RNAcentral holds the full RNA, with entries from ENA, Greengenes and SILVA. Small-subunit ribosomal RNA, 5' domain from an uncultured marine archaeon, 470 nucleotides, folded computationally.
Context: one part of a larger RNA
This record gives sequence, structure tokens and C1' cells, in this order.
RNA sequence: GGCUACCGCUAUUGGAGUUCGAUUAAGCCAUGCGAGUCGCGAGAAUUAGAUUCUCGGCGUACCGCUCAGUAACACGUGGGUAACCUGCCCUAUGCUGGAUAAUAACCUCGGGAAACUGAGAAUAAUGAUCCAUAGUUCACUACGCCUGGAACGGUGAGUGGACGAAAGCCCCGGCGGCAUAGGAUGGGCCUGCGGCGUAUCAGGUUGUAGGGGGUGUAAUGUACCCUCUAGCCCUCUACGCGUACGGGUGUUGAGAGACAUCGCCCGGAGAUGGAUUCUGAGACACGAAUCCGGACGGUACGGGGUGCAGCAGGCGCGAAAAGGUGGCAAUGCGAGAAAUCGUGACCAGGGAACUCCAAGUGCAUCGGGUAAGACCGAUGCUUUUCUAGACUCUAAAAAGGUCUUGGAAUAAGAGGUGGGUAAGGACGGUGCCAGCCGCCGCGGUAAUACCGGCGCCUCAAGUGGUAGUC
Repeated sequence: GGCUACCGCUAUUGGAGUUCGAUUAAGCCAUGCGAGUCGCGAGAAUUAGAUUCUCGGCGUACCGCUCAGUAACACGUGGGUAACCUGCCCUAUGCUGGAUAAUAACCUCGGGAAACUGAGAAUAAUGAUCCAUAGUUCACUACGCCUGGAACGGUGAGUGGACGAAAGCCCCGGCGGCAUAGGAUGGGCCUGCGGCGUAUCAGGUUGUAGGGGGUGUAAUGUACCCUCUAGCCCUCUACGCGUACGGGUGUUGAGAGACAUCGCCCGGAGAUGGAUUCUGAGACACGAAUCCGGACGGUACGGGGUGCAGCAGGCGCGAAAAGGUGGCAAUGCGAGAAAUCGUGACCAGGGAACUCCAAGUGCAUCGGGUAAGACCGAUGCUUUUCUAGACUCUAAAAAGGUCUUGGAAUAAGAGGUGGGUAAGGACGGUGCCAGCCGCCGCGGUAAUACCGGCGCCUCAAGUGGUAGUC
């Protein structure tokens, strides 16, 4: 000197950009909102239109938040998968036949303080079941062909076994449904290399290292089980302990480097601590379920409810951090054939001396005044900001933009003044006191160093201080 955070005093305006409960408590949360949509799948209630309820489909695994854990294939980079999956989307081919049984809302009758829940009767499908066909899959074949470095892959044929598709709708040319193959996208798994401290941690390991057989999975694998062998890692630092989400990047510096990695982007992990499971193409699921632990309300004591590390907001903790704003107009996402609906994602305002840029707080003349100024008075000029109005901008506003109106009116502080270091002296007070001081050092009666007044200096809408870091 730069950057970041906080603090003191002070503060006119515009523009651009950034950040804002990361640091401390991944502490606790009142209240509201944050995921719906489809009437061209179906039923019902009321019915003028419409609306509502239910079954069903898709979505709710995205978006958003946080950084506790994690020293790890978590991340970065490069490979592998002859060991794998992939809803919606795209391409191609083929198909979309027949039959059946229920159930919800609604209705009737109950239980319960509530949360919620029981029984009976009726009914539907693009919900469910069965059959058929297509098809899928497994085993076998000294079988053919294709890709490949290599068949254990693909494909065709034969035999046998197991499993086993479809759904319709309307405005009648559109929207769908099923199967197979390929693609795209997204993922799973494996692996080479790379990057913290500590030896006042030197030996560590028994599913440990490898083989065989099995279970399980979409799939490989000690992931799990049985069995056999006794291996495997380690001073190129194993194992332990401590610390820590990783990277892109950021800060600083001439660079090398050092430090940081909270915002934004990529990846990971988590959702009160922990465990389990269902659904599903996808989760072991932040606004799903179940159980245990801890916490907090409410109860009619029988049983129940909740989970802001989503957006606002509250308490607590702290040196430390904003509105219980408006809107789906734009972008994106979900649903829908579409119209459209939803969206605290997002957009647009608001708050904060976060940074940078620009401008202003007047100018001129004359007179007084002075060493020169400052200053005072008079006259004149200008109008950025300011006041008021119109139009525009906007989802609506506000700000902004354009035009007009008025008047010098509405706008300067902070730190310093012994040296370093720019700026004081025969001013007042104090008297080793009170105090100042990064460092040197001032103060014990003439203090240029303390406290004031006046002057001056440096920066200036800022100026100083504290902490961290280069």
C1' cells in the first nucleotide's frame, strides 16, 4: 500500500456492479406462503352456466437451502465396463383380439375430545385380473454368419423348460397404448495419476490378502455366506491422532509464491440424532411411511401432533448480517392437444457508508476589511442536485428519461499539527497529576507532544480505529 470483516464520528445526488445469520448455535422455531396439473381417461353431488369431491395418469428424485460429517475413487484429470441401467424425448418395424371380478367419492348406519376410523348397499375406467397372440429369458448344439486383438457379445436355426404385452378418446385426422431394435440424455460400478499437518503415532491388518462354490444386485466385487491357502500394506510414511467438503476460481505480489475457497459455476454430502422400508425409470426420499433417542405444544388422560440447513419473519448466540414487499409481465420448470393453471425458482421494487465511476455544495463585479486572505455588504448571473407539474417508462408502481416552474436557495466533514510526516506559537488550563503515544518518546510551573481556543496541514462524502491476510 491492497483486500476482507467489525467499530467511532459525519453524510447531497445519480449510474454501474457485488454482497448481506458463512465465521458464533448443522441451536430452537409462533404465523403465512414455498407442487401441482389433466374436463379430449372415468364416476358422483348440486346444477342455468359453472363449481366441488373421488378413482386414474404424469409430476412432486427437478428447482431451492446448508457445509455437519468426510483425508475418501469425496474431488480434479485421463481411461475402462468382454460387468451395467436409463421415465419423458428422437428414429425404425410390428401390433392394439377376447373375457372377468372389484372398489372410491356419493348414499345409509356407527366409534372418537381430537387425530382419525368401522360396517352395509350401488357404480365406472387409459385402475385391477385372466386367456390368446407377439415377445422375453434360460439350458443344450464339437451348428452357420457379423464385430473385435480376444467371444464369454450380437444374429440366425433346431430341441426342451420358465415367464408372458396392449387402452382407449374425440371436433375423424388427430391424440394416445404395447412390444422389439437403435439413438440421445442422465446415471451406476472399476481404475492410473494428483493435491493438508504430525514420527512427542512404527509397525498395521483376520473379511484382512488370494483361490473355489454360492447368495444378492441393473451390474462387478469378501458386498454378504461356506470352504481352502496365509497372505496383504508400510520410512516413496502404512496404522493412529489432529484439521478440513473438493475443484474452477479469488486476494495479494514484478514474478516465484503465500493465503483464502463465504458469495457465482461444476462435483459431493446432509435435511432434529440414528435405523429400516415401500412406491417408482430413478430415492433409501428436506415439505413419504414406520421404529428408537432427544425436544416442544395440545388432551376430555383413552390416545394424538410437530420438524424453516426453502422464502419472509421470531428467539437465542454473538463484534457481526435486510422486507412478515409486489408479480407470474419476462426466463425456466411441472401438468395439459391447446387455451391455461401452478411456481417465495425467478423477475421487479425496498433496506444496508460493500466497491467503483461521475457530479454538486455556487460564480462574477463593486465597496468595506486585512500584511495577504478569510470575512461582511450590495448588484448581477447560473440551476446539476432541490421544489412543483405534465408525458413517458412499468404487470402495477417507484427510480430513471423528456419538457416546463420556482429560488443561492436544500448540501462538509474526519483525522492530524515534536520526529518519522505535510502543518504552530512569549495563547489559556494542567503540573511525572490528569492524560498522550504503532515506534522514538512527551508531562515534575513558561509543554509547538496532555485538555481547550484560534490558525494551519492532509484527504474529502467521506475520514479515522481494531482484527485477519498478501